RNA sequence: AGAGUUUGAUUCUGGCUCAGAAUGAAUGCUGGCGGCGCGCUUAACACAUGCAAGUCGAACGAGAAAACAGGUAACUGUGAGUAAUGUGGCGAACCGGUGAGUAACACGUGAGAAUCUACUUUUUAGUGGAGGAUACCUUGAGGAAACUUGAGUUAAUCCUGCAUAAGCUCGAAAGAGGAAAGGUGGCUUAAUUGCUAUCGCUAAGAAAUGAGCUUGCGUCCUAUUAGUUAGUUGGUGAGGUAAAGGCUUACCAAGACAAAGAUGGGUAUCCGGCCUGAGAGGGCUAUCGGACACACUGGGACUGAGAUACGGCCCAGACUCCUACGGGAGGCAGCAGUGGGGAAUCUUGCGCAAUGGGCGAAAGCCUGACGCAGCGACGCCGCGUGGAGGAUGAAGGUUUUAGGAUCGUAAACUUCUGUUAAAUGGGAAGAAAGAGCUGUGACGAAUAAUCAUAGAAGAUGACGGUACCAUUAGAGAAAGCCCCGGCUAACUUCGUGCCAGCAGCCGCGGUAAUACGAAGGGGGCGAGCAUUAUUCGGAAUUAUUGGGCGUAAAGUGCAUGUAGGUGGUUUGUUAAGUUGAUUGUUAAAUCCUAUAGCCUAACUAUGGGGCUGCGGUCAAAACUGAUAGACUAGAGGAUGAAAGAGAAGAGUGGAAUUCUCGGAGUAGCGGUUAGAUGCGUGGAUCUCGAGAGGAACAUCAUUGGCGAAGGCAGCUCUUUGGUUCAUUUCUGACACUAAAAUGCGAAGGCGUGGGGAGCAAACAGGAUUAGAUACCCUGGUAGUCCACGCAGUAAACGAUGAUCACUGGGUGUUGGGCUGUAGAGCUCAGUGCCGAAGCUAACGCGUUAAGUGAUCCGCCUGGGAAGUACGGUCGCAAGAUUAAAACUCAAAGAAAUUGACGGGGGCCCGCACAAGCGGUGGAACAUGUGGUUUAAUUCGACACUACGCGAGGAACCUUACCUGGGUUUGACAUGUUAGAGAUCGCCUUUAAAAGAGGUUUCCUGGAGUAAUCUAGGUUCUAGCACAGGUGCUGCAUGGCUGUCGUCAGCUCGUGUCGUGAGAUGUUGGGUUAAGUCCUUUAACGAGCGCAACCCCUGCUAUUAGUUGCUACUUCUUCGGAAAGCACUCUAGUAGGACUGCCUGGGAAACCAGGAGGAAGGUGGGGAUGACGUCAAGUCCGCAUGGCCCUUAUGUCCAGGGCUACACACGUGUUACAAUGGUUGGUACAAAAAGGAGCAAUGUCGCGAGGCGGAGCAAAUCUUGGAAAACCAAUCUAAGUUCGGAUUGAAGUCUGAAAUUCGGCUUCAUGAAGCUGAAAUCGCUAGUAAUCGUACAUCAGAACGGUACGGUGAAUACGUUCCCGGGCCUUGUACACACCGCCCGUCACAC
Repeated sequence: AGAGUUUGAUUCUGGCUCAGAAUGAAUGCUGGCGGCGCGCUUAACACAUGCAAGUCGAACGAGAAAACAGGUAACUGUGAGUAAUGUGGCGAACCGGUGAGUAACACGUGAGAAUCUACUUUUUAGUGGAGGAUACCUUGAGGAAACUUGAGUUAAUCCUGCAUAAGCUCGAAAGAGGAAAGGUGGCUUAAUUGCUAUCGCUAAGAAAUGAGCUUGCGUCCUAUUAGUUAGUUGGUGAGGUAAAGGCUUACCAAGACAAAGAUGGGUAUCCGGCCUGAGAGGGCUAUCGGACACACUGGGACUGAGAUACGGCCCAGACUCCUACGGGAGGCAGCAGUGGGGAAUCUUGCGCAAUGGGCGAAAGCCUGACGCAGCGACGCCGCGUGGAGGAUGAAGGUUUUAGGAUCGUAAACUUCUGUUAAAUGGGAAGAAAGAGCUGUGACGAAUAAUCAUAGAAGAUGACGGUACCAUUAGAGAAAGCCCCGGCUAACUUCGUGCCAGCAGCCGCGGUAAUACGAAGGGGGCGAGCAUUAUUCGGAAUUAUUGGGCGUAAAGUGCAUGUAGGUGGUUUGUUAAGUUGAUUGUUAAAUCCUAUAGCCUAACUAUGGGGCUGCGGUCAAAACUGAUAGACUAGAGGAUGAAAGAGAAGAGUGGAAUUCUCGGAGUAGCGGUUAGAUGCGUGGAUCUCGAGAGGAACAUCAUUGGCGAAGGCAGCUCUUUGGUUCAUUUCUGACACUAAAAUGCGAAGGCGUGGGGAGCAAACAGGAUUAGAUACCCUGGUAGUCCACGCAGUAAACGAUGAUCACUGGGUGUUGGGCUGUAGAGCUCAGUGCCGAAGCUAACGCGUUAAGUGAUCCGCCUGGGAAGUACGGUCGCAAGAUUAAAACUCAAAGAAAUUGACGGGGGCCCGCACAAGCGGUGGAACAUGUGGUUUAAUUCGACACUACGCGAGGAACCUUACCUGGGUUUGACAUGUUAGAGAUCGCCUUUAAAAGAGGUUUCCUGGAGUAAUCUAGGUUCUAGCACAGGUGCUGCAUGGCUGUCGUCAGCUCGUGUCGUGAGAUGUUGGGUUAAGUCCUUUAACGAGCGCAACCCCUGCUAUUAGUUGCUACUUCUUCGGAAAGCACUCUAGUAGGACUGCCUGGGAAACCAGGAGGAAGGUGGGGAUGACGUCAAGUCCGCAUGGCCCUUAUGUCCAGGGCUACACACGUGUUACAAUGGUUGGUACAAAAAGGAGCAAUGUCGCGAGGCGGAGCAAAUCUUGGAAAACCAAUCUAAGUUCGGAUUGAAGUCUGAAAUUCGGCUUCAUGAAGCUGAAAUCGCUAGUAAUCGUACAUCAGAACGGUACGGUGAAUACGUUCCCGGGCCUUGUACACACCGCCCGUCACAC
């Protein structure tokens, strides 16, 4: 000191959340020791039991007993003048507890006058004399008890008052009033007689201490509490008090308090201080200390120096207890303790040894104050749980790419030390005064007493045999908690699969979770660690320090104006504010600091500083204030001019609408996108004339004018407000702002009375529509208008409060004035635009500020709930105004950016539309898909971009599916162990095959005579590793592909602009098929795309000339051959086209036209597919992570299925016929294929085809007859000589096999169909259409696919519209991006 979170990204506003510190805490897990602190925050709830205030015999009277001793006993003595009781004195008002009440002189701080003060200190004086009563006790009485009561005796430091008395009290004075008590010691005496000392007593004064009283200032929230008060405010007399005072009372006066918040309501002891904070502040009031209040609740007095009294009294009340029912007793908010309440807070301990208190002359007694101990990790502080060495980096865990890595020097092991705990032994300080004793000195008459001082002896310890010390043994007895997605330090594996769960905020989890659970590892703190609660901080998020209000929350709708706040120039005085110096106080503790004491620290002691405050005194006089004077620059007045829809009242004008009357006139009018309702033959609309009535004022007219705002518009008159300019004559600060208050205040609304032409909520009808309580149409009432009232709100907006001053300009416009060189300039007051500096989050504002300053007012503090509820005020009502909370969310919002989108705009393109040609959709069939069916009908593909798609070819195989039969190291690969042997073949089993069983036997090299051994190869058997999977996930992936789209786009570097996201470049003007090129230009360049380079085709040249070709020449059996390479052709190499040339246009790019040319403006076609989009497609082509199966989801085999069939869709084929069918004849291609092949001639068959086989690995041979076309003939408009489905029979080919389930042929059969609704597809030239040919796959099986050539059109005006796309621009609350977002009702759940 900041961080996370709104967005695709950005800046801002703004809330929420986190990191820190703290606590009288509690909860969870865990827990070794010690020191010092702290410990009912809740029920001021109720309390059993014990203790917490007594003491004095040196004030007084009276006065035991036990026991002991003596004695025979009676008894005596001691105990003992003791205990207990009583009178009396002092104390009990302290100490200790609690915080209920109290918003107050209760507290804090400062000041004050009208007071009291026991004991204490000090001063002065006195202490003479007399009398009286009574308790205890004795004896009666009553009562259950508590206790009460009669009679009798007696003492005092008990009571009374005689004397005396002042420096006392009263009084002007004279004068009057008013006291006491003795005890003890010593000496003494007949005698408590005297003296003396001391302790007392009395009166008065002073001091100290304590207490009472008054007062300035400070001291919580609430106005949804605005008025309160009758002893109330003051005076006089009287009373009362220790004391001033309405403190009380009588009379008199009518005051007193309050917006600077009275009164009421709520809450609360206050302070020193404590926590936090940089501070200013904010929060708190436990422990310690000061003050106050209270003592079961309420009230009251007595005693006393002091109380209205915690452990006193009286009364009332509630509660508890005792009772003989008549009556009594009690008060833990003292210390322990109990119950209860609560998340929660201790022992019915020891001791008066210390400190302090009461009494006492003292010894001493009392003391739950206090000192100690116990319990509790509740807090702070300290210590420990071991140190060193130790690599084979052990075992084990985890992980892994299988090599390793990590836990980890960690452990084991070796060695050392000995804190704490344990045991044994020793063992403190806290306790030395006082008193007493012995001396000395002072005082004194004194050897009393007292004081000072010296000395000696002895006594006293709860804690506690504790702290501490020593010794012994021994690493032995002692570590956990939270966290590991970001914030925030720390990561992997497994499990789970939007489940279980986590979460402070954002958010994780739907099969590869660093976020859940576990493990390993790691991080943090450590006898603790987390969580919860609370406070401050961060939060400048209430802003004095230190915020804002155009659009984020926020300027009252506007003005007048009271209180208040602020205020021009100058002189004098004053000293309230202000400043300085000095002084009193600010208790102690706390805080800071320096030392010191406990081993250290916490803790504690001593000294110093500080305590920011209040008071006194002295000084200064600049500023503010006050006061006395002066001034004119602010403000206002006077005089002279000026403009204006400023306001109110009265009058008046024309145009138009409507209505009425009259004339003329006839069938429609009106209205709409189109219509209908409506009006009209009873005469409308239209037209002419006359009249009535109400409302509003065209043109001028505006970027204008006026007004405080709302607002104001024909013209004239009357009354009236404000403003501006000029003159510089007057007054002399008279000013500004503005709570409260008052007035004005659009439209709509309300009340009363008028008025009512047009318009028009409501309402009615007609349309539109799925509906249409709307938009459109026809009507139409309140209302709109006037007068008088009420109401008081608007996006009442410039979303911008008022006033004053200052800070560059430019350009319009309104109203004045001045100057003159008169198309100009200066100036004042308004009203607009553009812009400098500056400001702003940006947009923007910018002398009319949102700039820079000053003064005053209003308002804001996350979104929603809500401008709502309740209460108050106002209103006839409607409603207005003032104005919350519970609850809920993590956002809501502002500006700008990039995209996407728009039934927004501009420009452009495409067989996109249009113009055409031919189809599909109807029929039959083929094929694919859906659906259905099935044991199975394997799987994938689903808008365009699935559906003759994967499949370029399912009878078996393929095959992944089903049924059945088998098999398990396997159908296939590699390694290894052991054993056996070839393989092959043959036989059996089975529905069949697979499989199983049986039978027979290895090869090569070396050693050896041989048996055999060894090495290698190969097969089989039995194991082990492993194989295998068309099983899942295309949303884990690679690769490949589709699509936008062959669309013209997509980006980068540097620079510049912007706070930033981003922009610029890439936009603009032209041009292009093109981000193609030119030009302009804060951009300059570059990359991927475009184009070109590549292939085919079109022209030419050249090279080459067989298998191709044949013009010339020769030969010929007329087929051809020789010969030749001119031509065609083949296939290599070159050329050719580049807007190169011309004309016109243009700045250029380029465009239009022309020439030449085989070809002309990318010549035609192909290949080539930018950044990216669709979690597009594919795990079943291949590869591959993870998961799953492993006698099965693997593998082998037979059969079946993928070919099913009420139906629906896509893609095709053949047709419906005469531009045709059939028959016959004739002609012309290209490209491709061929060895398990293509197959000629020949021959058989009607044919498919059979037999046979020349030739050819092919410019040579073969497929191979091209078909449309053309020439003839026939058919003659019909379900036909169209069409060929379907079916029957007979064949043929392929193939083990043609039943499920192939192709073809012949004969026979001869279905639907006569050009196809809505809708929809392709195509712009060698294209569509039409005609055939070949090939791949393939044993066989194309109406599909891929190629090839033949014949060969029509049309394009054009870009309004449909679809898709590109660029620019605009709006946006969208960003999963319009298939978006989102509002209301209803239903259901909570």